The RNA shown here (Glycine riboswitch aptamer) has 93 nucleotides and comes from Oryzibacter oryziterrae. Of the family's consensus pairs, 80% are formed in the model. Its Rfam family is "Glycine riboswitch aptamer". Its family is annotated with glycine biosynthetic process in the Gene Ontology. The sequence was found by an Rfam model in a public genome assembly.
[in-house]
RNA sequence: ACGUUGUGCGGGAGAGAUCGGCGGAGGGUAUCCGUCGACGCCGAAGGAGCAACCGCCCCGGAAACUCUCAGGCUCAAGGACCGCUUGCAACGG
Numbered sequence: 001a002c003g004u005u006g007u008g009c010g011g012g013a014g015a016g017a018u019c020g021g022c023g024g025a026g027g028g029u030a031u032c033c034g035u036c037g038a039c040g041c042c043g044a045a046g047g048a049g050c051a052a053c054c055g056c057c058c059c060g061g062a063a064a065c066u067c068u069c070a071g072g073c074u075c076a077a078g079g080a081c082c083g084c085u086u087g088c089a090a091c092g093g
Base pairs, nucleotide, nucleotide: 002092003091004090005089006088007087008084009083010082011081016039018038019037020036021035022034023033024032025031040073041072042071046069047067048066049065053061054060055059
């Protein structure tokens, strides 16, 4: 050099701003926020399942597929994954 992991920066989708109760803010009307419940949805944190395929082939590793336990359904946050002018660090080598 390269690989693995973590981290920094940038990009990053989908799905009810649904309904009802309670509480708060508010010019106590509108509206907004939180929470509980209901029904309806989403898949790209995590998790689980099958499997092409791969291996050191006893048995293992395996997805962006599937399931939605978890998570999510205005914004924000998060976010698989991608990129970075060696971005930086640790380990291996």